[in-house]
RNA sequence: GGGAGAGUGUGCUAACCUGGUAUGCUUCCGGGUUUGGGACCCGGCGAUCCGAGUUCAAAUCUCGGCUCUCCCA
Numbered sequence: 001g002g003g004a005g006a007g008u009g010u011g012c013u014a015a016c017c018u019g020g021u022a023u024g025c026u027u028c029c030g031g032g033u034u035u036g037g038g039a040c041c042c043g044g045c046g047a048u049c050c051g052a053g054u055u056c057a058a059a060u061c062u063c064g065g066c067u068c069u070c071c072c073a
C1' cells in the first nucleotide's frame, strides 16, 4: 500500500441478510423469603463506535471517519 471481517448497558449476547417497542444472562440497586447468609422469586436502572445521507420510520440500507483482528505485498 491492497483486501476481508468485527464494533450493541459493568461484562457477554440476540435482533442485521428481509428497516417497524433493542432480546436474554450477568453486575449493581430495591423488595420478598431466611434467626442471619447463600440459593431462589419479583421489580428497577443501564446500550446500538462517531458523523452524514435515504426513508413516515435506521442497530439494520448507502457514504465517510475511528478502533481492533486476519490475509496479501
Stems, first nucleotide, its partner, number of pairs: 001072007011025002020056001028044005049065005